A computed fold for a 72-nucleotide RNA from Neocallimastix sp. 'constans', annotated as transfer RNA. Its mean pLDDT, the model's own confidence on a scale to 100, is 80. It matches the Rfam family "tRNA". The family's RNA type in Rfam is transfer RNA. The organism belongs to Neocallimastix, within Eukaryota.
RNA sequence: UCCGCAUUGGUCCAGUGGCUAGGAUUCCGCGCUCUCACCGUGGCGGCAGGGGUUCGAUUCCCCUAUGUGGAG
Numbered sequence: 001u002c003c004g005c006a007u008u009g010g011u012c013c014a015g016u017g018g019c020u021a022g023g024a025u026u027c028c029g030c031g032c033u034c035u036c037a038c039c040g041u042g043g044c045g046g047c048a049g050g051g052g053u054u055c056g057a058u059u060c061c062c063c064u065a066u067g068u069g070g071a072g
Stems, first nucleotide, its partner, number of pairs: 001071007010025004018055001027043005048064005
């Protein structure tokens, strides 16, 4: 320098043009318990940034950023 892949809550991982964006874990409340833990139950919290296409974009396209792999 060129080519590819990835980017979704604090963390890990699904998802797909119209979903209430789902699960696990963390955290918080309540219940249970003499108390803590476990367990049960509820809650908070997310589509890397900017443009474009579309009636509608987390999803498709382009650029940027970051990480990662490869070529020279």